Predicted 3D model of a 1795-nucleotide part of an RNA (large-subunit ribosomal RNA, half A) from an ANME-2 cluster archaeon.
[in-house]
Context: one part of a larger RNA
RNA sequence: GCUGACGGCGGAUGCCUUGGCACUAGGAGGCGAAGAAGGACGUGGAAAGCUGCGAUAAGCUUCGGUGAGCCGCUAACAGGCUUUGACCCGGAGAUUUCCGAAUGGGGAAACCCGGCAGAGUUCAUACUCUGUCAUCGUGUGGUGAAUACAUAGCUGCACGAGGCGAACGGGGGGAAGUGAAACAUCUCAGUACCUCCAGGAAAAGAAAUCAAUUGAGAUUCCGUCAGUAGCGGCGAGCGAACGCGGAAUAGCCCAAACCAUGUUCACUUCGGUGGAUAUGGGGUUGUAGGACCCCGAUGUGGGAUGAUGAUGGAUAGCGGAACGGUCUGGAAAGGCCGACCAUAGACGGUGAUAGUCCGGUACGCGAAAUCUUGAAUCACCCUAGGGAGUUCCUGAGUACCACGAGACACGUGAAACCUUGUGGGAAUCUGGGAGGACCAUCUUCCAAGGCUAAAUACUACCUAGUGACCGAUAGUGAACCAGUACCGUGAGGGAAAGGUGAAAAGAACCCCGGGAGGGGAGUGAAAUAGAAACUGAAACCGUCAGCUUACAAGCAGUUGGAGCUCGUAUUUAUACGGGUGACAGCGUGCCUUUUGCAUAAUGAGUCAACGACUUAUCCUGUGUAGCGAGGUUAAGCCGCGAGGUGUAGCCGCAGCGAAAGCGAGUCUUAACAGGGCGAUCAGUUACAUGGGGUAGACCCGAAGCCGGGUGAUCUAUCCAUGUCCAGGGUGAAGUUUCGGUAACACGAAAUGGAGGCCCGAACCAUUGUAGGUUGAAAACUGCUUGGAUGAGGUGUGGAUAGGAGUGAAAGGCUAAUCAAACUCGGUGAUAGCUGGUUUUCUCCGAAAUAUAUUUAGGUAUAGCCUCGUGAGAUGACUGACGGAGGUAGAGCACUGCUUGGGCUAGGGGUCCCACCGGAUUACCAACCCCAUGCAAACUCCGAAUGCCGUCAAGUUCAAUCACGGGAGUCAGACUACGGGAGAUAAGUUCCGUGGUCGAGAGGGAAAGAGCCCAGACCGCCAACUAAGGUCCCCAAAUCUGUGCUAAGUGGAAAAGGAGGUGAAACUGCUGAGACAACCAGGAGGUUGGCUUAGAAGCAGCAACCCUUUAAAGAAAGCGUAACAGCUCACUGGUCUAGUGGAUUUGCGCCGAAAAUUUACCGGGGCUCAAGCACAGUACCGAAGUUGCGGAUCUAGAAAGCUGAUUUAAGUUUAUCUGGUUCGGCUGGAACAAAAUUUGUGAGCAUGGAACAUGCGAACCAAAUUCAUUCAGCCAAGUACAGUAAAGCAAAGUCAGGUAGAUUUAAGUCAGCUUUCUAGAUGGUAGGAGAACAUUGUGUAGGCCUGAGAAGGUGCAUCGUGAGGUGUGCUGGAGGUAUCACAAGAGCUUAUGUUGACACGAGUAGCGAUAAACAAGGUGAGAAACCUUGUCGCCGAAAGUCUAAGGUUUCCUGAAGUCAAGUUAAUCUGCUCAGGGUUAGUCGGCCCCUAAGGCGAGGCUGAGAAGCGUAGUCGAUGGGAAACGGGUUAAUAUUCCCGUACCGAUGGUGUGGAGAUUGUAUAAGGGGGGACGGAGAAGGAUAUGCCAGCCAUCUGUUGGAAUAGGUGGUUUAAGCGUGCAGGCGUAAGACUUUGGUAAAUCCGGGUCUUUAUUAACGCUGAGGCGUGAUGACGAAGCCCAUAAGGGCUGCAAAGUGGUUGAUUCCAUGCUUCCAGGAAAAUCCUCGUAUACAUUCAUACUGUCGACCGUACCGCAAACCGACACAGGUAGACUGGUAGAGUAUACCAAGGCGCUU
Repeated sequence: GCUGACGGCGGAUGCCUUGGCACUAGGAGGCGAAGAAGGACGUGGAAAGCUGCGAUAAGCUUCGGUGAGCCGCUAACAGGCUUUGACCCGGAGAUUUCCGAAUGGGGAAACCCGGCAGAGUUCAUACUCUGUCAUCGUGUGGUGAAUACAUAGCUGCACGAGGCGAACGGGGGGAAGUGAAACAUCUCAGUACCUCCAGGAAAAGAAAUCAAUUGAGAUUCCGUCAGUAGCGGCGAGCGAACGCGGAAUAGCCCAAACCAUGUUCACUUCGGUGGAUAUGGGGUUGUAGGACCCCGAUGUGGGAUGAUGAUGGAUAGCGGAACGGUCUGGAAAGGCCGACCAUAGACGGUGAUAGUCCGGUACGCGAAAUCUUGAAUCACCCUAGGGAGUUCCUGAGUACCACGAGACACGUGAAACCUUGUGGGAAUCUGGGAGGACCAUCUUCCAAGGCUAAAUACUACCUAGUGACCGAUAGUGAACCAGUACCGUGAGGGAAAGGUGAAAAGAACCCCGGGAGGGGAGUGAAAUAGAAACUGAAACCGUCAGCUUACAAGCAGUUGGAGCUCGUAUUUAUACGGGUGACAGCGUGCCUUUUGCAUAAUGAGUCAACGACUUAUCCUGUGUAGCGAGGUUAAGCCGCGAGGUGUAGCCGCAGCGAAAGCGAGUCUUAACAGGGCGAUCAGUUACAUGGGGUAGACCCGAAGCCGGGUGAUCUAUCCAUGUCCAGGGUGAAGUUUCGGUAACACGAAAUGGAGGCCCGAACCAUUGUAGGUUGAAAACUGCUUGGAUGAGGUGUGGAUAGGAGUGAAAGGCUAAUCAAACUCGGUGAUAGCUGGUUUUCUCCGAAAUAUAUUUAGGUAUAGCCUCGUGAGAUGACUGACGGAGGUAGAGCACUGCUUGGGCUAGGGGUCCCACCGGAUUACCAACCCCAUGCAAACUCCGAAUGCCGUCAAGUUCAAUCACGGGAGUCAGACUACGGGAGAUAAGUUCCGUGGUCGAGAGGGAAAGAGCCCAGACCGCCAACUAAGGUCCCCAAAUCUGUGCUAAGUGGAAAAGGAGGUGAAACUGCUGAGACAACCAGGAGGUUGGCUUAGAAGCAGCAACCCUUUAAAGAAAGCGUAACAGCUCACUGGUCUAGUGGAUUUGCGCCGAAAAUUUACCGGGGCUCAAGCACAGUACCGAAGUUGCGGAUCUAGAAAGCUGAUUUAAGUUUAUCUGGUUCGGCUGGAACAAAAUUUGUGAGCAUGGAACAUGCGAACCAAAUUCAUUCAGCCAAGUACAGUAAAGCAAAGUCAGGUAGAUUUAAGUCAGCUUUCUAGAUGGUAGGAGAACAUUGUGUAGGCCUGAGAAGGUGCAUCGUGAGGUGUGCUGGAGGUAUCACAAGAGCUUAUGUUGACACGAGUAGCGAUAAACAAGGUGAGAAACCUUGUCGCCGAAAGUCUAAGGUUUCCUGAAGUCAAGUUAAUCUGCUCAGGGUUAGUCGGCCCCUAAGGCGAGGCUGAGAAGCGUAGUCGAUGGGAAACGGGUUAAUAUUCCCGUACCGAUGGUGUGGAGAUUGUAUAAGGGGGGACGGAGAAGGAUAUGCCAGCCAUCUGUUGGAAUAGGUGGUUUAAGCGUGCAGGCGUAAGACUUUGGUAAAUCCGGGUCUUUAUUAACGCUGAGGCGUGAUGACGAAGCCCAUAAGGGCUGCAAAGUGGUUGAUUCCAUGCUUCCAGGAAAAUCCUCGUAUACAUUCAUACUGUCGACCGUACCGCAAACCGACACAGGUAGACUGGUAGAGUAUACCAAGGCGCUU
């Protein structure tokens, strides 16, 4: 590692259901100021939650029901109730705290504060209780301004409203995403949403309506008309009405005319008249009506009104049939046997499945009380006719018109009709509106007033029931204490979580263990049902056993297979099977997306469950069924249901045309021509299914848009009110003095203390750098840095907000979110985009192209695929024949380009030349000629293929075409050939013609999508081949023959190079001796001439001769200064036979350098080959071919069965033709007969109280049909030419034809089955077909099942597969054949959802590096707990107090240790139990006001609302009063002790004022309260230090005792005094345009007096005295040891000096400009008003309620998800050094930071 067994973890699956979902029927359709909905807080013997209830508190009273137990969920304990009727159920009543519309005022909901009346209590206040007190509207009474009446206003009374609630309804406002493939009119849509209002329904409603020459007769709703008419960027889309069929039906009342009466006004001839107004009568419409006038009627009918209230129903209940035995079993309801009931066999329960066990069910019965229904009666109300006509009435800023809009299906259109914002503005019945512009005619109706049930919509709620709805990831979000826990400031968001057993019978007792837990015992049918519990899957983790694995490289399998091991069987050594798997062959996952993926492209950690083509409607195909020239209903109605009915409508039967219209035709047209479209007939309804349209439309997925709300606890700015800024420095203005000037100016010195001044802490900020980056921290830390009296920082309260705010401006900030917040809704927005899309088998099988496209990754049509139907000798290939054409090639005749030569115009150069002219030319060069070329846009020419057609046969064997249903495809890739582009580059790009891949496996090319071979139905340990191979890896030749190569060429490459080597042909030299080698010569003129310093063969220039020779250059090299010298060419000799040159060609060589490693044969290796070339033979080699077996399909053949069809014969029906018969309509009359329906109905029968049911003679009425007769009318034919007759309509009959049905016989075709033969079966997108499994329904009251269902887990077996069956174990109660039906119907993948579990990994980490160590204690256990000792750290803090915030964290426990604590824990801010917060003076409440909020009336606004007056709230500010000590485990300015003070209110005393009035005093007046920044100096104190004093210690060894060490040395408020200092002129009299009225007050004015360093008054820290003969006050010793307690102890000293504040005097003073809250308490005046007493003071009484008070509070308790290195306002803050709150070290105090 694999396998098996047994476990753990986990909670799938199965079964179950208390809960949901959807609907049906009925009820009810509201509750609320008589206080709702909804809450807060309470309430039990003990009580946390839920439920109930409300201080009468799991309840009280009463009336009914019921009848034995009860005190809810909820056990146990304690204690009770009950046949004198409890508990429980129902009706009615009582109580019902506080909040909430909330309503006496206020308010931060559940709290605070009142007024009035009454009651209790007190001497009185205080305190307690009961009732009442909001606002608005309407009505009514009283009162009553400016202003006379009056009105506004104020006020009393009565009634009503307010708020909540699911949908439905009617108004007022009113989007956007979206669609239009963009977008603006349009659409979405008058939708979403906001808002107002109402009801059980609402709304609408009795024609100034439709219609169309016929008529209908309010409204509403349903079906249809109809997706029609229309509207419409005439786009997308929107979309009626009339009419018809139904549901339900119901009609009325005013205004006016006229009459009467009342009131009032005017006129009056006083008789009345007229106007206005109110009431009553009258009257209510359009073929006009009414009034007025005349005639007539008094009854009928109706009602939607009121009263009584029969009956029925609702809210509790009661009765209610019928079973036993036996077997199994823990248990019977199961099996078996035998019974019974049934108006009851619905359902549920009971130890498995019950008609007869229980509850119930069918059926029957029942209400004291309340509600409902509303028969009937009474009352009341309404209601009639006819006629005449001169008169009167019949709804006015209305109709109508214009302009602007809206709404009508109708978008301004020709746009009627309806509504109205603005402006005009009628008529009066001889009138007016409408009929889709308008006019006429005609028809129809009567506006400008109102009411009206039913049919219709909805369901928060109650009752009963139903389900081919769900069954715990489902169904509501919620089966369970769920709108909970939790998240968020808030609006808002929002879970998880069911199951022991029949019954707790819930495990006594023993053992191990600190416990948890476990082992026994016991219960039970079962304990692997043990509370973590039914079943108990998988991932994941283990234990044991068998086999394998330590020389071995890779998709992990598959094929072969040794060994080991296990089981079974028997013949006992074999067979069969299981496990493992040494070794070997082959072999690069899945999905998606792609031309193409092992890809190093996407996605998935694993497992389990969930997870995606649906539903409605319309259209169009196909299949099936019914009927068929017809088919079919919709709404509705009836019915228990099944179903019946319903013919309105729809489709079809006729088309053509723009239409009128005509019609088997019609249109076009002048047309009878031609042509277009039609005609010869099949549809329709339903179900199933394919596709499409409209809807979210296969699923998931945006960024966004719009609407309504929620947020300024973060942050931005602003407003109000408070607060903070150690210390040091600089030294502006001004001033003073001096100098100076005529006077200024100016200068100097002092003084002074300015400044967006300087340095630098707190504080604020964040410059650089390092760290951190799964952090200590979702922005920090260390060091460093900027500002730090200002445009400064900060607290509290408030204002401004989403296209908006705020912004010293960065698009910054607006709750960790900002180029438009958050939240909910429109919403399932849209997505031509990405991803995903779940079982099997069979048949066929693409495309990546054209055209178009705001189109290019999309789509449409065509092409290509599939399925169906039909057609036909239709296609393809081969052959023959006939065609068109301008390519390849070729050519140069054209168009161009082009080389050489010739000829020679023209031009240039040169020469002659005065000119003319001429000559010449290796210059340029036309035409022409000769020779030679080039061309996609040249052609005198010109194929092969290809294309079109005809003919013929053969092959192919459906390949072709047409129509119809369904698609997919529009990114292609490489390769070969022909091309364009490019560079004749590209694994490039664009075309054409093939092929392959795509969508194709197999063999070869080492390995490889596209190359070569070859197309996989399945199996075989068979055979033959293809490409390619045959030495080994590796199957097959070390094969045969002839050559080549020497380079490992083979087994990469060019120009170029080379005595490599083979072959071929050619050409020199050569026995007259070649080539090579060796020996010898290589000379003379001459050192040639010139040049040169020299130049002699050899620097250079010119020339390069001659001679001797076998040969020898005026020299091819080396060399010298120049010579010399050595060679060469050339010659002779020796030697001996070949030796050179150039050309073509085979195979080789050089040229040849790269990066991890040989690495350019696949490797080993290969040399007469295992390389190359040629020739040959054999073999290997694939999923090709063949052989054998099998599967499916197709075709053919044969047989059988079934069905259809044809023909023939018989019967019958329909129709056609022919013959024949004359017929129709209307009216009347008479006669006869039949049938149907309805009604009446004698009588009979049954049961009975009424009466009901059934049978039913008879009668009448209505309708229809037939026949007869009479009368009338029409027709029976007429006109034209001509023989004859024909035609139309209906019926009967006869004959014939045709068609259908049926029977028989024969034939044909189709389907199925069987057999045989042949063929086919790769496959992506895609089309078609056939099946499997799952859940539910019927079959099924059946069948299986405790003798064991489902589920789980193994094994065996069957099937092509999805899958099926059997069986063992587990499990313990359900399952379900077959055939159909209906689907939430199949998962490996969507960065899918939820849960569980892995890996990483026993890894990182354990949160400031301020630090621990020891002893003792406790304990099962101690690094961390407790005690002690030592050590270390902070010390402007890491100490102390306190606000906010938190809300018990506080204290104790001889309580605990499962969880929390980053470790352990005996410990804890943890769990459990108990305890703890004490106030007249502290803070709040209270009084007062700021910013700001709310806001009676009021103003504004579609509405909601906005603003705002009077008012009323609102501290961060103003306002009365207490200190010291002690005490508790935990509180203290709160308790206690001592000593005080404030306010209110009494009593007593004293004093003042009081009848000329005085006193008090709301409201009001005045004063006061009352205010900035900075600076300086002074006086004090806090505090510290020193000395003294007190207590105590030390001198061990010399001195010092007048010394040294340690500790202490403290005391308040109040009262009295009034210092330093500060401020003020003071007092009196008189007067009065002011202070909204008054004033003795304030202000103004006049006068007098006193005083000027003062006095006086006010203020004022501190000191001193008192308080205090009080309190406090240590070390030490003893006890105890966790804390602590006691003794000394009724304790000693308790002074002076010095320092010295940022505190106090001081809200002062000085100075400056930026000029610095309000109101009340308080003092004073006195108005309205009240009173007879009142004020002040002393003493003495009484009262002072309510709320907070624990604890943390720079933090482990607050804000940051944490016991988090962050943040958090204010106060105190000692010593030494120091300027200092810097810094360093210390004190008090606190800590060592939980590994």

Its mean pLDDT, the model's own confidence on a scale to 100, is 81. Taxonomically the source falls in ANME-2 cluster (Archaea, Methanobacteriati, Methanobacteriota, Methanomicrobia). Rfam family: Archaeal large subunit ribosomal RNA.